[in-house]
RNA sequence: GGAGGUGAUCAGGGGAUCGCCGGUGAACCGGAAACAGUUCGCGGGAGGAAAGUCCGGGCUCCAUAGAGCAGGGAGGUCGCUAACGGCGACCCGGGGUGACCCGAGGGAAAGCGCAACAGAAACGACACCGCCGAUGGCCGAUGAUCCGCGCGAAGUUGUGAGAGACGACGCGCGGGGAGGCUCAGGCAAGGUUGAAAUCGUGGGGUAAGAGCCCACGCGCGACAGCCGGGAGACCGGCGGCGGGGCAAGCCCCUCCCGGAGCAAGCUCGAAUAGGCGCGCUGUCGAGGACGGCUCGUCCGACGCACUCUCCGGAGUGCCAGCGCGCGGGUCAGAGCGCUCGAGCGCCGCAGCAAUGCGGCGCCUAGACGAAUGAUCCCCAUCGCCGCUCGCGGCGAGACAGAACCCGGCUUAUCGAUCACGUCGGGAG
Numbered sequence: 001g002g003a004g005g006u007g008a009u010c011a012g013g014g015g016a017u018c019g020c021c022g023g024u025g026a027a028c029c030g031g032a033a034a035c036a037g038u039u040c041g042c043g044g045g046a047g048g049a050a051a052g053u054c055c056g057g058g059c060u061c062c063a064u065a066g067a068g069c070a071g072g073g074a075g076g077u078c079g080c081u082a083a084c085g086g087c088g089a090c091c092c093g094g095g096g097u098g099a100c101c102c103g104a105g106g107g108a109a110a111g112c113g114c115a116a117c118a119g120a121a122a123c124g125a126c127a128c129c130g131c132c133g134a135u136g137g138c139c140g141a142u143g144a145u146c147c148g149c150g151c152g153a154a155g156u157u158g159u160g161a162g163a164g165a166c167g168a169c170g171c172g173c174g175g176g177g178a179g180g181c182u183c184a185g186g187c188a189a190g191g192u193u194g195a196a197a198u199c200g201u202g203g204g205g206u207a208a209g210a211g212c213c214c215a216c217g218c219g220c221g222a223c224a225g226c227c228g229g230g231a232g233a234c235c236g237g238c239g240g241c242g243g244g245g246c247a248a249g250c251c252c253c254u255c256c257c258g259g260a261g262c263a264a265g266c267u268c269g270a271a272u273a274g275g276c277g278c279g280c281u282g283u284c285g286a287g288g289a290c291g292g293c294u295c296g297u298c299c300g301a302c303g304c305a306c307u308c309u310c311c312g313g314a315g316u317g318c319c320a321g322c323g324c325g326c327g328g329g330u331c332a333g334a335g336c337g338c339u340c341g342a343g344c345g346c347c348g349c350a351g352c353a354a355u356g357c358g359g360c361g362c363c364u365a366g367a368c369g370a371a372u373g374a375u376c377c378c379c380a381u382c383g384c385c386g387c388u389c390g391c392g393g394c395g396a397g398a399c400a401g402a403a404c405c406c407g408g409c410u411u412a413u414c415g416a417u418c419a420c421g422u423c424g425g426g427a428g
Base pairs, nucleotide, nucleotide: 002423003422005420006419007418008417009416010415012379013378014377015376016375017374018373020045021044023042024041025040026039027038028037030035047399051410052409054408055407056406057405058404059261060260061259062258071257072256073255074254075253076090077089078088079087080086091105092103093102094101095100106252107251111250112249113246114245128191129190130187131186132185135184136183137181138180139179146175147174148173149172150171151170152169155166156165157164199217200216201215202214203213204212218242219241220239221238223236225234227232265336266335267334268333269331275326276325277324278323279322280321281320282319287299288298289297290296291295303318304317305316306315307314308313343362344361345360346359347358348357349356350355381396382395383394384393385392386391387390
């Protein structure tokens, strides 16, 4: 100095002016007070993902004997954690020369199911080409298959048409002398298809073959030894045990899970209109309005039915008016919940680590038609251009944005920095 890997950090800095949200102090003002208002001052005010709302928990309300079924979810082992589908370490499999990366990583001889096209065959079966035909069958010493010659001949080829060439098969003659056919049937070695085809190589064996048998290798299974806490690793002999894939299709096994969510939930309340209860009143009038009051004027339900009666009235029920009380709702009303918490920083100890424990220090938004903004100056970073070569000019700064709070995951992101490994090169 190049290429690549893993982990971590930052998300421009300083200042001025004008605002916004909420806190706090002082003064003034209103009020009995609580408190509210105005002005001024002081200090606070988005993120690494605040996002997606995908998991897990706290908190709140509702429900709830226990167990099972249904439904949903998790799935190597061990650990961490409040919990998790998260994290750490390790195992196994795959990728990379390597640092390192990736894996929905239980079960396919419990059952059901699926596999386009091709192929004989895709799951208990199969045979297209091929090999055999030992055995059974047929033919054969009355001479087969085979060889030679002759004759015939479907057809093929050839030509303008022919000639010509070849000729399955049939017949005859001769040679020769014992098997032939491949019908039943057997086989799966070889070929052919496919992403995938019944373990591979060699030998024996056989009519031909085949784990049919043997040796070695691969896989599987149980066992022994040894290492590990475990998943598992190494090694040894044993058993011919040997057809795979998909469970990210249903399913089986083990484990986990009550529901809704801060518009949770709690408290408070005016006016108006309903509801319920009690009281008073319905013209001998409850109550109300106006004027400062005794007082005056005005408004006001302009009642119904039944019973009793000493005929004056009384009682009960309904209706209406007024008053008081109770209770529910409306009003996204107001307040609480609300931000001190599985909190943050530094250090130490235990642990490979995730993490835990201890000490010291710190307080860091709480809005609700929802604040966190705008303009300007200087400096730093990066890119481009120019030259007088260390200055000038122009430009860039992402993704995004709290809403009860945490732990994760995933996704987006201009760039910058640091640490520790890896591979290969150069120089000394």
Notes: RNAcentral holds the sequence, with entries from ENA. Predicted 3D model of a 428-nucleotide RNA (Bacterial RNase P class A) from a Myxococcota bacterium. The gene name in the source record is rnpB. Model confidence (mean pLDDT): 76 of 100. It matches the Rfam family "Bacterial RNase P class A". The family's RNA type in Rfam is ribozyme. The source organism's lineage runs through Bacteria, Pseudomonadati and Myxococcota. Of the family's consensus pairs, 95% are formed in the model.